[in-house]
Molecule: Bacterial small signal recognition particle RNA
Organism: Deltaproteobacteria bacterium
RNA sequence: AGCCAGGCCUUACAACGGAGGCUUGCGAACCCCGCCAGGCCCGGAAGGGAGCAACGGUAAGCAAAUACUUCCGUGUGUAAGUGCUUGGCUAUC
Numbered sequence: 001a002g003c004c005a006g007g008c009c010u011u012a013c014a015a016c017g018g019a020g021g022c023u024u025g026c027g028a029a030c031c032c033c034g035c036c037a038g039g040c041c042c043g044g045a046a047g048g049g050a051g052c053a054a055c056g057g058u059a060a061g062c063a064a065a066u067a068c069u070u071c072c073g074u075g076u077g078u079a080a081g082u083g084c085u086u087g088g089c090u091a092u093c
Stems, first nucleotide, its partner, number of pairs: 001090008009081006015074007023064004032057003040049003
């Protein structure tokens, strides 16, 4: 110096596990939104106003499914880098 065989490290992909996002369901008597029956208020009237329940939609949150996606991890697996290192063989000085 070359070849071979390992170890560590790094990277990529997969596997496994965890968390978040997406989807669905539930989910606010009032202190969320919309629409507001009844009733209430203003008005001579026409009308208007505030607005409870109900209904609808959502927030925080809870639950479900894993198809997708993001992040984290590894005593799982493969490959790459020769980056470091160990051993063996060959050749030269």